RNA sequence: GCCAGUGUAGCUCAAGGGUAGAGCAAGGGUUUUGUAAACCCUAGGUUGCGGGUUCGAGUCCUGCCACUGGCU
Numbered sequence: 001g002c003c004a005g006u007g008u009a010g011c012u013c014a015a016g017g018g019u020a021g022a023g024c025a026a027g028g029g030u031u032u033u034g035u036a037a038a039c040c041c042u043a044g045g046u047u048g049c050g051g052g053u054u055c056g057a058g059u060c061c062u063g064c065c066a067c068u069g070g071c072u
Stems, first nucleotide, its partner, number of pairs: 001071007010024004018055001026042005048064005
């Protein structure tokens, strides 16, 4: 330099164009003399940053950025 892939909650990851979710973690509660465990509840996101297509984009197209892999 060229090609491909990935980027979503604090972490690991889902989400066939139509309300953005799960597990763990965090906070609160029940239980216990107390802790842990168990159970219940709650909060947490401008979906890497722009632009475009569409009635509607996490999803499709495109530029850039970061990371990973391959080729030279």
Model confidence (mean pLDDT): 83 of 100. Predicted 3D model of a 72-nucleotide RNA (transfer RNA) from a marine sediment metagenome. Rfam family: tRNA.